RNA sequence: UCCGUGGUAGCUCAACGGUAGAGCAGGAAACUGUUAAUUUCAAGGUUCUAGGUUCGAAUCCUAGCCACGGAG
Numbered sequence: 001u002c003c004g005u006g007g008u009a010g011c012u013c014a015a016c017g018g019u020a021g022a023g024c025a026g027g028a029a030a031c032u033g034u035u036a037a038u039u040u041c042a043a044g045g046u047u048c049u050a051g052g053u054u055c056g057a058a059u060c061c062u063a064g065c066c067a068c069g070g071a072g
Base pairs, nucleotide, nucleotide: 001071002070003069004068005067006066007065010024011023012022013021018055027041028040029039030038048064049063050062051061052060
């Protein structure tokens, strides 16, 4: 310098262009003499940034940033 993959909740990861979800962690409640375990509930998001396409973008296109891998 070029090519590829990835960037989404605190963490690990989903999500055919049509309401952004799960598990874990954290919070509340139930249960218990208490704790743990278990069960239930609720909350938690500028989908890396800036543009573009589209009625509609996490998703497609362009540029940039970061991480990893490959080529030279």